[in-house]
RNA sequence: CACAGAGUAGAUUCUAAUGCGUAAAGUGUCCCAUGAACGGGGAGUUGUCUUGGGAACGAAAGGCAUCAUGCCUGCGGUAUUAGAGUCGCAUCCCGCUGUU
Numbered sequence: 001c002a003c004a005g006a007g008u009a010g011a012u013u014c015u016a017a018u019g020c021g022u023a024a025a026g027u028g029u030c031c032c033a034u035g036a037a038c039g040g041g042g043a044g045u046u047g048u049c050u051u052g053g054g055a056a057c058g059a060a061a062g063g064c065a066u067c068a069u070g071c072c073u074g075c076g077g078u079a080u081u082a083g084a085g086u087c088g089c090a091u092c093c094c095g096c097u098g099u100u
Base pairs, nucleotide, nucleotide: 002099003098004097005096010087011086012085013084014083015082016081017080018079019078020076021075022074029055030054031053032052033051035049036048040094041093042092043091061073062072063071064070065069
């Protein structure tokens, strides 16, 4: 110098447990503002996510007992945690490992 490779945060799917909602919050979509993270180092987006505000859309209930209310089975592109699988630095430079 050339070629090849490793590694993160995270994303997503499935399963289980425990919750929340079913008196509709949450999830998802769009707009505005704000902040954060993005392989070991540096930079970093029109990408990702957090928080706040706004807009439109929108649902699956059933059974049992009861004074209150609670329990059971479901349902929700529901939340958290654990396990397993898949994907994986947007991109650029340097570094690391192997070979020449």
Source information:
A computed fold for a 100-nucleotide RNA, annotated as THF (Tetrahydrofolate) riboswitch aptamer. The model forms 82% of the base pairs in the Rfam consensus. It matches the Rfam family "THF (Tetrahydrofolate) riboswitch aptamer". From the family's description: Tetrahydrofolate (THF) riboswitch was first reported for Ames et al. as an RNA motif in 5' untranslated (5'-UTR)regions of folate transport and biosynthesis genes in Firmicutes genomes. Its family is annotated with tetrahydrofolate metabolic process in the Gene Ontology. Its mean pLDDT, the model's own confidence on a scale to 100, is 77.